[in-house]
Context: one part of a larger RNA
RNA sequence: GGUGCAUGGUGGAUGCCUAGGCGUCGAGAGGCGAUGAAGGACGUGGCAGGCUGCGAUAUGCCUCGGGUAGCUGUCAAACAAGCUUUGAUCCGGGGAUCUCCGAAUCGGGAAACCGGGCGUCACUGGGCAACCAGAUGGCGUCAUCUGCGGGUGAAUGCAUAGUCCGUAGAGGCUAACCCAGGGAACUGAAACAUCUAAGUACCUGGAGGAAAGGAAAUCAACCGAGACUCCGUCAGUAGCGGCGAGCGAAAGCGGACAUAGCCCAAACCGUGGUGCUUGCAUCGCGGGGUUGCGGGCCCUCGAGGAGUUACAAAGGCGUCGUUAGCGGAACAGUCUGGAAAGGCUGAGCAUAGAAGGUGACACUCCCGUACGCGAAAACGACAGCCCUCCGUUGAGAGGAGUCCCAGAGUAGCGUAGAGCUCGUGGAACUCUGCGUGAAGCCGGGGGGUCCACCCUCCAAGGCUAAGUACUACUCGACGACCAAUAGUGGACAAGUAGGGCGACUGAAUGGUGAAAAGAACCCCUAUAAGGGGAGUUAAAAGAACCUGAAACCAUGCACUU
Repeated sequence: GGUGCAUGGUGGAUGCCUAGGCGUCGAGAGGCGAUGAAGGACGUGGCAGGCUGCGAUAUGCCUCGGGUAGCUGUCAAACAAGCUUUGAUCCGGGGAUCUCCGAAUCGGGAAACCGGGCGUCACUGGGCAACCAGAUGGCGUCAUCUGCGGGUGAAUGCAUAGUCCGUAGAGGCUAACCCAGGGAACUGAAACAUCUAAGUACCUGGAGGAAAGGAAAUCAACCGAGACUCCGUCAGUAGCGGCGAGCGAAAGCGGACAUAGCCCAAACCGUGGUGCUUGCAUCGCGGGGUUGCGGGCCCUCGAGGAGUUACAAAGGCGUCGUUAGCGGAACAGUCUGGAAAGGCUGAGCAUAGAAGGUGACACUCCCGUACGCGAAAACGACAGCCCUCCGUUGAGAGGAGUCCCAGAGUAGCGUAGAGCUCGUGGAACUCUGCGUGAAGCCGGGGGGUCCACCCUCCAAGGCUAAGUACUACUCGACGACCAAUAGUGGACAAGUAGGGCGACUGAAUGGUGAAAAGAACCCCUAUAAGGGGAGUUAAAAGAACCUGAAACCAUGCACUU
């Protein structure tokens, strides 16, 4: 020096645990904001650093309920001073206060700061007074844009712009879902250009609890269906495609939902106004009317119907739910042990033997559980009652004629594009820029160029619940989900410490014990260390604290060189 064994040290694996995560399901909620939000700065406690709460009324104030013996949040113990059965602390509803910044909105600004105008109050001075001035302070007010209504009013005659007043609204934040306007590239095509990726990512605008869509100028096929949305199927089919890579329907059928459909414009009637060429044009309001065999105008018959999400719209009562809570059965002895919930013995309850806690494993110890009950106040739901609306001034039904009405720079066409399965193709259909430009009910659109027949529907106005999508947020339940290098980045001071000029990036650290009973006192010593006694404890588990592996280090012994 090596090997082996042993005893220690170091180290923090493993086991056990869980305060935190992850996922799924159900219900709620689906917004907050100029009445100043989200998010912050600074303050606020007897002593006060962080967190939490709160705002100069500052770990809180008032009130209405609940609740009961203690309380003054937490890391974090003690002290001080107090509160409380005249009901505190605590829990819930409502209210008050709410500095400064921040959309930030009187002006400025390097956010949390600086500087003003006006009104008013306090104070001071002047003045007989009205009032004026002033250092400082309190309170209030003063941004912009848009809609509507009005006043005034240029260049420029009428006007308009501008300007002023009144009034209402907007602005910003927010996880995903939704609609619209813009809109890539990597990539794939084994290269690459049409194509693909993809109308994706991303940007912008807008909205809601959902959004969008929606009551056929739709499909279908000679049979018929009957708004829209979503799911399954149809179907990787029909198709599209440098016919490459790839892209990829619809009808129909089966379901979800659901007895959801409605309102205007116009004709015509009434009424009021404006213009003028004085019988026309036009506008406002009311009635009427809303469809594909219709409506208006004319004739006959004729009485109930609807409703709070569209089709008109508000309130009260009632019922139910949410936001605090309340009641809630039944066990003792003995043994072991530090401790009984364990063993043994004998009982009881159960609409409750879910779960958690308690010094080991508890149906009967605690908290709960099954079950039952509860609201002064606020909020929500339901359309039951009151109620509300329409109609007999004609809802609705039938009939005859008339040819009055039925959405125009529209449909269509040309050209240039886009969307559909459709890449210009024989290319319909839908949407758009530019140009052109109908018919009008004996009318018009569609049925995949086009034509005929046939079938079907009525564009160029609008509203509409449910079924569908999502979860930042609240509550509840569950898990062949994780168990501290796992599970969130985060069980701990966590978006913290740290890094970066900045955009941004971004950790690590859990466990004494049942209970601090956290080691009085003594001793060694190089003296805030460490150790030995003593004591506590079931055990030092001794705070560098459960268990305490390996690497690594030391010592001892054996063998070997």
Annotation: Predicted 3D model of a 561-nucleotide part of an RNA (large-subunit ribosomal RNA, domain I) from a Phycisphaerae bacterium. The RNAcentral record of the full RNA draws on ENA. Lineage of the source: Bacteria > Pseudomonadati > Planctomycetota > Phycisphaerae. Rfam family: Bacterial large subunit ribosomal RNA.